[in-house]
Large-subunit ribosomal RNA, half B from Planctomicrobium limosum, 1177 nucleotides, folded computationally. Model confidence (mean pLDDT): 85 of 100. The RNAcentral record of the full RNA draws on ENA.
Context: one part of a larger RNA
RNA sequence: CGCUGGUUAAGGAACUCGGCAAAUUGGCCCCGUAACUUCGGGAUAAGGGGUGCCUUCGCAAGAAGGCCACAGCAAAGCGGCUCUGGCAACUGUUUACUAAAAACACAGGACUCUGCGAACUCGUAAGAGGAUGUAUAGAGUCUGACGCCUGCUCGGUGCCGGUAAGUCAAGGAAGGGGGUUCACGCCCACAACCAAAGCUCCGGUAAACGGCGGCCCUAACUAUGAGGGUCCUAAGGUAGCGAAGUUCCUUGUCGGGUAAGUUCCGACCUGCAUGAAUGGCGUAAUGACUGGAGCACUGUCUCAACCAGCGACCCGGUGAAAUUGUAGCCGUGGUGAAGAUGCCACGUACCCGCAGCGUGACGGAAAGACCCUAUGAACCUUUACUGUAGGCUGGUAUUGGUAUUAGGCAUGUUCUGUGUAGGAUAGGUGGGAGGCUUUGAUUCGGAGUCGCCAGAUUUCGAUGAGCCAUUGGUGAAAUACCACCCUGAGGAUGCUUGAUAUCUAACCCGUUAUCAAAAACGUGGACAGUGCCAGUUGGGCAGUUUGACUGGGGCGGUCUCCUCCUAAAGAGUAACGGAGGAGCUCAAAGGUACCCUCAGCCUGGUUGGCAAUCAGGCAAAGAGCGUAAACGUAGAAGGGUGCUUGACUGCGAGACCGAUGGGUCGAGCAGAGACGAAAGUCGGAGUUAGUGAUCCGGCGGUUCCGAAUGGAAGGGCCGUCGCUCAACAGAUAAAAGGUACUCUGGGGAUAACAGGCUGAUCCCGCCCGAGCGUCCAUAGCGGCGGCGGGGUUUGGCACCUCGAUGUCGGCUCAUCACAUCCUGGGGGUGAAGAAGCUCCCAAGGGUCCGGCUGUUCGCCGGUUAAAGUGGUACGUGAGCUGGGUUUAGACCGUCGUGAGACAGGUCGGUCCCUAUCUGCUGUGGGCGCACGAAAUUUGAGGGAGUUUCUCUUUAGUACGAGAGGAUUUGGAGGGACGUUCCUCUGGUGUUCCUGUUGUCUCGCUCGAGGCAGCGCAGGGUAGCUAAGAACGGUUCGGAUAAGCGCUGAAAGCAUCUAAGCGCGAAGCCAGUCCCAAGAUCAGAUUUCGAUUGAGUCCCCUGGAAGACUACCAGGUUAAUAGGCUGGCUGUGUAAGAGUGGCAACACUCUCAGCUGACCAGUACUAAUGGACGAACG
Repeated sequence: CGCUGGUUAAGGAACUCGGCAAAUUGGCCCCGUAACUUCGGGAUAAGGGGUGCCUUCGCAAGAAGGCCACAGCAAAGCGGCUCUGGCAACUGUUUACUAAAAACACAGGACUCUGCGAACUCGUAAGAGGAUGUAUAGAGUCUGACGCCUGCUCGGUGCCGGUAAGUCAAGGAAGGGGGUUCACGCCCACAACCAAAGCUCCGGUAAACGGCGGCCCUAACUAUGAGGGUCCUAAGGUAGCGAAGUUCCUUGUCGGGUAAGUUCCGACCUGCAUGAAUGGCGUAAUGACUGGAGCACUGUCUCAACCAGCGACCCGGUGAAAUUGUAGCCGUGGUGAAGAUGCCACGUACCCGCAGCGUGACGGAAAGACCCUAUGAACCUUUACUGUAGGCUGGUAUUGGUAUUAGGCAUGUUCUGUGUAGGAUAGGUGGGAGGCUUUGAUUCGGAGUCGCCAGAUUUCGAUGAGCCAUUGGUGAAAUACCACCCUGAGGAUGCUUGAUAUCUAACCCGUUAUCAAAAACGUGGACAGUGCCAGUUGGGCAGUUUGACUGGGGCGGUCUCCUCCUAAAGAGUAACGGAGGAGCUCAAAGGUACCCUCAGCCUGGUUGGCAAUCAGGCAAAGAGCGUAAACGUAGAAGGGUGCUUGACUGCGAGACCGAUGGGUCGAGCAGAGACGAAAGUCGGAGUUAGUGAUCCGGCGGUUCCGAAUGGAAGGGCCGUCGCUCAACAGAUAAAAGGUACUCUGGGGAUAACAGGCUGAUCCCGCCCGAGCGUCCAUAGCGGCGGCGGGGUUUGGCACCUCGAUGUCGGCUCAUCACAUCCUGGGGGUGAAGAAGCUCCCAAGGGUCCGGCUGUUCGCCGGUUAAAGUGGUACGUGAGCUGGGUUUAGACCGUCGUGAGACAGGUCGGUCCCUAUCUGCUGUGGGCGCACGAAAUUUGAGGGAGUUUCUCUUUAGUACGAGAGGAUUUGGAGGGACGUUCCUCUGGUGUUCCUGUUGUCUCGCUCGAGGCAGCGCAGGGUAGCUAAGAACGGUUCGGAUAAGCGCUGAAAGCAUCUAAGCGCGAAGCCAGUCCCAAGAUCAGAUUUCGAUUGAGUCCCCUGGAAGACUACCAGGUUAAUAGGCUGGCUGUGUAAGAGUGGCAACACUCUCAGCUGACCAGUACUAAUGGACGAACG
């Protein structure tokens, strides 16, 4: 010193984030018990009383009487209570190992699905769960007892339903096309049409996911706005609640509580950003939940003290660990990869331990978890990309019969057909002169079909013998009759494609008590199931992507090209430097030949003005040149007119720029041209932007290749087309997010803390003096400006540290600076006094307690002489705390589809280290100090200390009109701080005394003892202690600061100064107290000593000394300790006996007995015994 305990004066939460911890309470019996309430509770509410022993009575409960104590549940065990919020109804459950909660669950409520081979889940399947259950059942989701309630919105997304139309795969399929071929055929690519779910579409649905406005005006004070207008919406938030666990501003405002209230309670409503089963608002009871307040109680605190045990320490035994480049391991200032034991300088320092403390060794531990980075990882999400299990749907196989029906095709059959003209409803072509008729001609009536409304046709009945063609006429075509066809229709047959119905035999399921098989039987049934193919859906699952630059990263901005400046007179040249443009345009704005000259100003001139067109003059370029800027340019590149297409094809000597890809200029040659008389010019545009490699693919051309051959397919070559591949030298045809559940590799190449550099900002000062100050720049202020200092703010930079430099605040302990808050000394004053203001000197000492909040800060209450400003890694976590911030849980608001996120709020949430060196506080050993010792000292040097207030006297004086009210001198008393002490007052006092509970032991009784926290309780000696006691700061001297002076020149004056002299402060030096000769400069003095031994040590007895060591008292010539005797002190009347009482018990012997440490006396016991030691250096 720590841990675990015990006690504590006075105060009583002042402690602190917070009554954390501790204390209080406590059992049983009796009395008594509020609000509220779901009537059960609340409730052991709260609060109060009793409690032992003996005797008598009583079955008991108990009653009466008696007895003792401080205390009778006497120990142990054993609720502190109340008021008021929040949240969750409750009992429960949870992160085994930092979160127990408001989270989860819950009974209750609601929605959705599921008819049984159920839905759903697991499984490849068989099979199993669901369930040996059957909609009062099962599954999923949300909400979360109970009470009152649950508004509006279906536009989006989802789900459910519908389905005419659109779209739509495999499959089916008429048809034409291509290749080849003598042909048949085969192959290829198309393709009308048929063809499901899905999607589009139309509805429904919010206790599905979700959502629930803005502006303007308005009432006879003002304010407010019942009301009105307008815009938008799917609809604009209803009831309730509201600065909330939600409110930023915000410590909102008001009220309450407090001396004082960032918390709390009640209100208000301006709801940044409440709100109704992501439930809203209440609510009794409940809660190791979370706020606020009070009572009780206390060492939480003021402010600490003592005691016990166990560690620590010493001895004996045994005996680790992390760590460790080597160490002969100081301080300060400086330097330095920017904070040095190790470098430089100065200072300090004999050598070595032990106990302690914890400043530093950027201490130990863990290849930083924050941050960045990686063409890292992992999980998670989704309307990222690409897939996929599964679901749904179509086709097909397993897969069969029959019937009906619809479509298509084929065959045969019956019909059908109206331009005009014409008797008339003339399909086409051909044949054709006759055909039909009692097997019923004609006509009439009824019915059906078609219809151009004229009629045509079929059939039934009646009638009972003729009707039609040829001819004629009309017309493009001529009719009777026959044949072959066309259009459309009907019916038949066959094939085919669907649909419906039915059958039973595939297939599935079931059945005679439990299991398996067979048969039989029953329900279902060509469906289902299963295989393959196809479409759709598909974060259920999987694989991945999710850019770079960047004065950290993110957000923002940017990414290619052109022009200028930066750019330093060749070229080139960076920055998230300063300015602008491009991602085109033009058929003339191109070519050529010829011609012309601008802008602006002045003068004159009709309307006509400053400015229109006209004339003259001046005017070298200020104009114009499609588009930015630069350069260029009138001897044209500018402005016109004519003719035109060189905005050509094939080439290209030679150069320039570029790492390359590539970019640029280009005379000249050939061809065919344009313009020009010609020379000649022309391969776009006054020049420099107007863009995209490769792959892949399309189109046109082609004397190229053509897998035996011929072709073809396909490719090459030439031309050309398709990229905001704009992250523009272009990773893929195709890609977003979260991580606080995180992980790995790296980085001080890069952020947050701290340091460093800088000093914009900040703080302080100075100069100037516009003005303020009645007057007056400067008592006090000081515009616009200027010059510095400091390194406390916010920053900038990114230099040490990412193989770790722990971060706010508090506590504890400090230390320095001075730009001084107080106290001290002074100058000025717009200083009468008093009180102030301002400046100068001055760092010796001092510099408060509370309420609120995590706070620093701040506000408030009460004091004070004052309640200083800063530095010290925003001093101090190997010293403490852990309230805040900043892991994992959870809630709210907001944002996000979501995973999740928020310098937004809220509840909860592991702080390790035995000290090697340095440093510091103590305490020893060695050696030295030129003989050995024992004492006493000097003081170089160092340290401590240094304070302040009030009252009183001077004096109600000076001053002042008064009110008020001193300087100075003397005296007294305090506060805080410090030193020492224990007489007093107290505390403690682990066994000094006493009382007493439970139980056990000594055989029992008596009397004692053990254990239960010293069992508990009442007292208390010594010691140690504070709250107790005493004392301290002074005075005086020296030299000074600011300041005030004397004398006095430079400068005949003046001047405190230049020479000289003097005053002058809590400050400096002494003085006071302490340490101190390792002060290696080792000092001084006294005494003793020479082996006949100065002295010391070991050892022993001990100690108000002490960790050990040391120190001190002693060691038989002795009171050192123990014992004994006596006393003091404390306790409070022992045991035993007697007496009294039935007994508990009382009284007397007896203020007894006992009594650690205290004071004396006394050798009874123990201090036995041994060693070293100076050569005259």